[in-house]
RNA sequence: UGCUUAUGGAGAAAGACGGAGGGAUUAGACCCUGCGAUGUCUUAGCAACCUGUGCUUCACAAGGUGCUACAUUCUACUCAGCCAGCCAAAAGGCCCUGGGAAAGAUAAGCG
Numbered sequence: 001u002g003c004u005u006a007u008g009g010a011g012a013a014a015g016a017c018g019g020a021g022g023g024a025u026u027a028g029a030c031c032c033u034g035c036g037a038u039g040u041c042u043u044a045g046c047a048a049c050c051u052g053u054g055c056u057u058c059a060c061a062a063g064g065u066g067c068u069a070c071a072u073u074c075u076a077c078u079c080a081g082c083c084a085g086c087c088a089a090a091a092g093g094c095c096c097u098g099g100g101a102a103a104g105a106u107a108a109g110c111g
Stems, first nucleotide, its partner, number of pairs: 002110006013043005021032003026076004044068003048065003051061004072103001077100005085094003
C1' cells in the first nucleotide's frame, strides 16, 4: 500500500510545546478556535476490536492497537414513505422520516 470481514446516535481529561486555522477529499451548511484550535509529547481516562479471566446472551481486566467537541458534525447517490407547511396550472419539487449504497475511519486476518 492492497483485499476480506465487522463496527460505528454510548463512553472518556489535564499539562507542556507551538502559533493559525480546523472538523478526511469536493460542494453547501453548521460548529470549534489568540479565553490558543489542528498537530507533537507526557500523564491520566474510556472500553470499539483483538487478547486474558469468569458464574460465558453477559460481566470483569486494561496487555496490543485505538479513542477522549458537535451522530462518521449534517447533507449530497439511490429506494420507499410523507399529517401538516412552502413552490408549482399540473406533474412534481423542497422540508421531514426510515432503509440501502459510495467514500472515509478503526480493529482483526491475509497477500
Overview:
Model confidence (mean pLDDT): 81 of 100. SAM riboswitch aptamer (S box leader) from Mucilaginibacter pineti, 111 nucleotides, folded computationally. The sequence was found by an Rfam model in a public genome assembly. Of the family's consensus pairs, 94% are formed in the model. Lineage of the source: Bacteria > Pseudomonadati > Bacteroidota > Sphingobacteriia > Mucilaginibacter.